[in-house]
RNA sequence: GGGCCUGUAGCAUAGCCUGGCUAGUGCGUUCGACUGAUAAAGGUUUUUUAGCUAUCGAAAGGUCCUGAGUUCGAAUCUCAGCAGGCCCA
Numbered sequence: 001g002g003g004c005c006u007g008u009a010g011c012a013u014a015g016c017c018u019g020g021c022u023a024g025u026g027c028g029u030u031c032g033a034c035u036g037a038u039a040a041a042g043g044u045u046u047u048u049u050a051g052c053u054a055u056c057g058a059a060a061g062g063u064c065c066u067g068a069g070u071u072c073g074a075a076u077c078u079c080a081g082c083a084g085g086c087c088c089a
Base pairs, nucleotide, nucleotide: 001088002087003086004085005084006083007082010027011026012025013024020072029059030058031057032056033055036052038050039049040048041047065081066080067079068078069077
């Protein structure tokens, strides 16, 4: 220098080919409920508080890598660029 692939929430990913519901899922985070054991306080039958564990529910969190174009409408199509990976020279 040339070719190909990838880029979507903190992380991982579906959706892209075939444009159209309000961009979804898991983990994580936060909040709530509940279970179990532990510690501390109170003081006699169990009560309160703290964090931890299991389960359930809810919420927040996205310039869909960037810009431009096509279109009534773009994560999706086109072009250019950026970043990463692989191959060739």